[in-house]
Predicted 3D model of a 146-nucleotide RNA (FMN riboswitch aptamer (RFN element)) from Breznakiella homolactica. Taxonomically the source falls in Breznakiella (Bacteria, Pseudomonadati, Spirochaetota, Breznakiellaceae). The prediction has a mean pLDDT of 81.
RNA sequence: AACAAUUUUCAGGGUAGGGUAAUGCGCCGCGUUGCGCCGCAGAUCCCAACCGGCGGUAUAGCCCGCGACUCCGUGAGUUUUGACUCACAGACUGAACCGGUGAAAUUCCGGUGCCGACGGUAUAGUCCGGAUGGAAGAAAGUUGAA
Numbered sequence: 001a002a003c004a005a006u007u008u009u010c011a012g013g014g015u016a017g018g019g020u021a022a023u024g025c026g027c028c029g030c031g032u033u034g035c036g037c038c039g040c041a042g043a044u045c046c047c048a049a050c051c052g053g054c055g056g057u058a059u060a061g062c063c064c065g066c067g068a069c070u071c072c073g074u075g076a077g078u079u080u081u082g083a084c085u086c087a088c089a090g091a092c093u094g095a096a097c098c099g100g101u102g103a104a105a106u107u108c109c110g111g112u113g114c115c116g117a118c119g120g121u122a123u124a125g126u127c128c129g130g131a132u133g134g135a136a137g138a139a140a141g142u143u144g145a146a
Stems, first nucleotide, its partner, number of pairs: 003144008015048001017047003023041004028036003049126002051116002053066004061114002070091002073088006096112005118129003
């Protein structure tokens, strides 16, 4: 150095721009289950902008694999009998092309595109929430055997 066990720490970014105006509030009028004017506030819609977890590989959101979210099963535990928690196993799981350089790049450079769980709310990758959670994994320490 590598291996096994164990402990600790770390482990996700992004609209404060413009337009529209459902709706809410205020005021006034009609003359009243409401409707209309004006003022203020006001999107996830439209335009524009911005963001990119981990391992592998020529440097990757869109190549291969993993994690996360969601769902199901088995076992154990809790229980107010509705469910919840933990472990294991499984399902699901988005999106890229062209040109250039090169030994090698769907990774670099140039160009043009595309994608983004669930619940809430005016239809959300960017707001709020589960989550001060979990986790792929990263780093360091200790012990063991050799």

It matches the Rfam family "FMN riboswitch aptamer (RFN element)". Rfam describes the family as follows. The RFN element is a highly conserved domain that is found frequently in the 5'-untranslated regions of prokaryotic mRNAs that encode for flavin mononucleotide (FMN) biosynthesis and transport proteins.